Predicted 3D model of a 162-nucleotide RNA (c-di-AMP riboswitch aptamer (ydaO/yuaA leader)) from Streptomyces morookaense. The source organism's lineage runs through Bacteria, Bacillati, Actinomycetes, Streptomycetaceae and Streptomyces. It matches the Rfam family "c-di-AMP riboswitch aptamer (ydaO/yuaA leader)". Rfam links the family to the GO terms regulation of gene expression and cyclic-di-AMP binding. The model forms 92% of the base pairs in the Rfam consensus.
[in-house]
RNA sequence: UUCGCCGAAUCCCGCACGUCUGGCUACACCUGCGCGACCAGCAACUUCAGGGAACCGGGGAACCACAACCCCUGGGGUGAAUCGGGCCGGCAGCAGCCGGACCGUAGAGGACCUUCCUCCUCGAACCCGUCAGCUAACCCGGUAGGCGAGCAGGAAGGAAAG
Numbered sequence: 001u002u003c004g005c006c007g008a009a010u011c012c013c014g015c016a017c018g019u020c021u022g023g024c025u026a027c028a029c030c031u032g033c034g035c036g037a038c039c040a041g042c043a044a045c046u047u048c049a050g051g052g053a054a055c056c057g058g059g060g061a062a063c064c065a066c067a068a069c070c071c072c073u074g075g076g077g078u079g080a081a082u083c084g085g086g087c088c089g090g091c092a093g094c095a096g097c098c099g100g101a102c103c104g105u106a107g108a109g110g111a112c113c114u115u116c117c118u119c120c121u122c123g124a125a126c127c128c129g130u131c132a133g134c135u136a137a138c139c140c141g142g143u144a145g146g147c148g149a150g151c152a153g154g155a156a157g158g159a160a161a162g
Base pairs, nucleotide, nucleotide: 002149003148004147005146006145010053011052012051013050018045019044020041021040022039023038054143055142056141057140058139059138064133074131075128076127077126078125083104084103085102087100088099089098090097091096107122108121109120110119112158113157114156115155116154117153118152
């Protein structure tokens, strides 16, 4: 560089002072070559600030939902990432709490798409800050990051190309 994977995380417009293209003159003992500097922007390339499209997320009526008392406990968001089990260790008198490595699990992903079967992998992490059910109008925000190099295989039906 190319082709792909997870993910919303892609596309377009948009200074050059950068790249590039061209030119000119001076300096250096002389000549030549070259670099630097200077000038221009004819051909371009990349693109900041900012803006647009598309995709994604949050807030936000009516209606609906919730609604009483007591105990414990704040509550909520992005995401597939929830929930459970015994074992070991620690604090311990029990109960309980914390941690570790495992075994499962709701759910998620795997090279055109859908469905079925099998196989492999994931089943995290972070954020808001006492506050938010749904929610039309409306308002606000994100477009990151991390990987791979014959890429899982089979069946049926499509799509596309030829």